[in-house]
Formats: sequence, structure tokens, C1' cells
RNA sequence: GGACGUUUAGCUCAGUGGUAGAGCGCCUCGUUUACACCGAGGAGGUCGUAGGUUCAAACCCUGCAUCGUCCA
Repeated sequence: GGACGUUUAGCUCAGUGGUAGAGCGCCUCGUUUACACCGAGGAGGUCGUAGGUUCAAACCCUGCAUCGUCCA
């Protein structure tokens, strides 16, 4: 330098144009002498960024960035 892929909650990841989710973690309550387990509830997201398409974009298109793999 070139090709391909990745980017969504604290972490690991779903999400096939129409309400942003799960598991783990965190907080509160219940339970216990206490802790753990278990049960109930809750907080936490400008979906990497800037534009475009569309009535409507995490999702489609383009640029940039990040990380990774391969080629040279």
C1' cells in the first nucleotide's frame, strides 16, 4: 500500500427498515443469626463518528476512525 471483517448497557453478545434486548455484573427489597443461594423490583444506551436514502435507519449507501485477519 491492497482485500476482508469488527464497532449496540460495566463485560460477553443478540437484534432480516416500524417500541433498543438477553446473560453475567451493579443497586434496593424479601429470605437468613449472618453470608451465600434463591425470589421480586430497579438503574444503566446520542447503537464508533459525519453525511446521504426513506414517511420512518442500530439495520440500506458513502467518507472517516477503531480493532482484527490475510496479501504484498
Transfer RNA from a bacterium, 72 nucleotides, folded computationally. Model confidence (mean pLDDT): 82 of 100.